[in-house]
Context: one part of a larger RNA
RNA sequence: UUGGGCGUAAAGCGCACGUAGGCGGCUUGAUAAGUCGGAUGUGAAAUCCCUCGGCUCAACCAAGGAAGUGCAUUCGAAACUGUCAAGCUUGAGUACGAAAGAGGAUCGCGGAAUUCCCGGUGUAGAGGUGAAAUUCGUAGAUAUCGGGAGGAACACCAGUGGCGAAGGCGGCGAUCUGGGUCGAUACUGACGCUGAGGUGCGAAAGCGUGGGGAGCAAACAGGAUUAGAUACCCUGGUAGUCCACGCCGUAAACGAUGAGUGCUAGAUGCUGCGGGUAUUGACCCCCGCGGUGUCGAAGCCAACGCGUUAAGCACUCCGCCUGGGGAGUACGGCCGCAAGGCUAAAACUC
Repeated sequence: UUGGGCGUAAAGCGCACGUAGGCGGCUUGAUAAGUCGGAUGUGAAAUCCCUCGGCUCAACCAAGGAAGUGCAUUCGAAACUGUCAAGCUUGAGUACGAAAGAGGAUCGCGGAAUUCCCGGUGUAGAGGUGAAAUUCGUAGAUAUCGGGAGGAACACCAGUGGCGAAGGCGGCGAUCUGGGUCGAUACUGACGCUGAGGUGCGAAAGCGUGGGGAGCAAACAGGAUUAGAUACCCUGGUAGUCCACGCCGUAAACGAUGAGUGCUAGAUGCUGCGGGUAUUGACCCCCGCGGUGUCGAAGCCAACGCGUUAAGCACUCCGCCUGGGGAGUACGGCCGCAAGGCUAAAACUC
C1' cells in the first nucleotide's frame, strides 16, 4: 500500500462559512466522451504454455501453433455515467400569517448583600479555630440605628426547562439585529450535500495600552499544624477577576460519538406550534409537525452499553488511527510582543 477501523482499547479537526474537488431527484429527446460488442492492424526475437522433432534419455536445442490483460483505426449498441436541449415538483429556497426563547450588540434603570466614610446609641471585648494564635479594639472596635460613596454579581421565579454552530447565554426596560419552528396557499424549478487549502468565531488563564477596583484572591507575609509543612486551617494581601480597544487560539473545547440523506417496533415525561373533540372559558382526551429526556422490539457490540436524537441497515463527502516509551519532544518552517501555538521526526530502548 491493500485491508481493517475511530463512544470507553490507537483514532472525529473546538465550531462554523466556504474555494477547488468529489457526489447528486423525476421525465423525454439528441449525442456517443466514459461503458459494452465485432473487425482490421500492431503488440520484435528469445522466454512462458501446447504439439512435434534433434543430441542413446534428460537438461539443452530446433520447428509450428497458441497466448500476449495493451494501443490505434473502423463499424455497431444506447441501459447506466457524462454532455447538450426541453420539461416536472417530491429535494432546496422565497413570499404571507402566528407563537416561543438566559440567541447577539448598545444604552439606561432597580433592589438585596459585602466593604469603606460621616453621625447617633453604647461598652469591653470582637474575630477566628479541632483547639489556638497572628489580627482588630478604651485614639471607642464588635453590636445596633440613620445618611452617603463605590464596584461587582443578579436570591426567589428555576425545571431532568429554553436559546445558540460551537465557545456559551439568567434582574428589569428600550433600540438595533441573527437563527429556528408551526400553519395555509402561491411562486422559483435541482438552485442540492460535503468540503483539501482558505477565512471567521472560539471558555478560562495569560499579554499590550488606558481606565476601574467593593468582594474574592495566584504570588507574597505572618499565625498555627507537623519530625519537617515551601501545603491543607487561620489573619492579611498584590497581580488578576470588571470596562474599552488590540493580541493569544488553547481545554476532560465531552455526547470522549464529523456533516448530510433515506430506511427500520413501541411505551412514557417535558417543551414550542397546529388540527379534532369537549366546554362555548382555559383545561381533560385523540391526532400531526419540531425540539429535549427516560425505558425498551429487532439489530449491533469484546463487554459496558447503543437502540427513529443509533453505537441498527445503507449511500455521499471530509478528518483521523496503524505497538509502548523516546514525544506531541528535537530540528526546520509558519504564526505570536511574549508566554507559547501549529506542523512534526529519528537514534536508542522494551
Description
Small-subunit ribosomal RNA, central domain from a Myxococcales bacterium, 350 nucleotides, folded computationally. Lineage of the source: Bacteria > Pseudomonadati > Myxococcota > Myxococcia > Myxococcales. The coordinates come from a structure-prediction model, not an experiment, and the mean pLDDT is 87. It was read from a public genome assembly.